[in-house]
Molecule: Bacterial large signal recognition particle RNA
Organism: Firmicutes bacterium UBA3943
RNA sequence: CCGUGCUAGACGGGGAGGUAGCGGUGCCCUGUAACCUGCAACCCGCUAUAGCAGGGUUGAAUUCCGGUUUGAGGCUUUUCUUCUUGGAACCGGCUUUGGUAAGUAGUGUUGAGGGCCGGGUCUUGCGCAACGGAAACGGGUGAACCCCGCCAGGUCCGGAAGGAAGCAACGGUAAACCCGCCCUUUCGUGUGCCGCAAGGCAACCUGGCUGGAGCUGGCUGCCAAAGUACGUCUGGGAAGGAAUUGUCGGGAACCGGUGCACGG
Numbered sequence: 001c002c003g004u005g006c007u008a009g010a011c012g013g014g015g016a017g018g019u020a021g022c023g024g025u026g027c028c029c030u031g032u033a034a035c036c037u038g039c040a041a042c043c044c045g046c047u048a049u050a051g052c053a054g055g056g057u058u059g060a061a062u063u064c065c066g067g068u069u070u071g072a073g074g075c076u077u078u079u080c081u082u083c084u085u086g087g088a089a090c091c092g093g094c095u096u097u098g099g100u101a102a103g104u105a106g107u108g109u110u111g112a113g114g115g116c117c118g119g120g121u122c123u124u125g126c127g128c129a130a131c132g133g134a135a136a137c138g139g140g141u142g143a144a145c146c147c148c149g150c151c152a153g154g155u156c157c158g159g160a161a162g163g164a165a166g167c168a169a170c171g172g173u174a175a176a177c178c179c180g181c182c183c184u185u186u187c188g189u190g191u192g193c194c195g196c197a198a199g200g201c202a203a204c205c206u207g208g209c210u211g212g213a214g215c216u217g218g219c220u221g222c223c224a225a226a227g228u229a230c231g232u233c234u235g236g237g238a239a240g241g242a243a244u245u246g247u248c249g250g251g252a253a254c255c256g257g258u259g260c261a262c263g264g
Base pairs, nucleotide, nucleotide: 001264002263003262004261005260006259009058010057011056012030013029014028015027020047021046022045023044024043035055036054037053038052039051064257065256066255067254068253069252070251073248074247075246078243079242080240081239082238083237084236085235086234087233088232091231092230093228094227095226096225097224098223099222100221102220103219104218105216106215107214114210115209116208117207118206119205120204121203122199123198124197125196126195127194128192129191130189131188132187133186134185135184137180138179139178140177141176147172148171149170155164156163157162
């Protein structure tokens, strides 16, 4: 160096999650020449030599082992934008209230605010008036009988003279109804530019006297208080983009390493 047969090893790896931790099933990335069966998310198998059980292929190198470089992708830190959900109330904005009277406006020497004396609106009583009701008054209607007068006819009593009750008609009247009247009485009132007296006088309107320049507070300004949460500050969450920090890292390239037996 060549051949044959073996053995270690290999037959995928990684990220997040989960777990005391490791590996697996499920998700994602990468990747293939990259085995088969059974188990398993309120899970399965294990314990630092960290899937278990059974079967198979390959095998000392393009496939095993180590190093360097590169690096898909995942997770993570910080920053930005948008959305969402809380908090604060210093400052700005806005709203409301109170004050002030610098500006403005109105009002005021045809006399402001203030002071004094009244009147009205209000309440009570009385009166007057108006209106309404009732009574009274005047007129009219008004009872088949059980109201009155007079009672034809008829009836009754009587021998007769005569007498009695009495319907209708006529006249009248009671209750009741209608009309009138307001002359009288009485009661009442969502009545009155009404009168008298008393009370009240907070507010508003108004008259007179005094006095002699302010008064009002609509708007702007200024001061104060309260509120709001638009700007502002701040906490949490979600999504997205770009950069960045840390960490893990498939794959690829290059360099190096790797056992035993027999025969030639």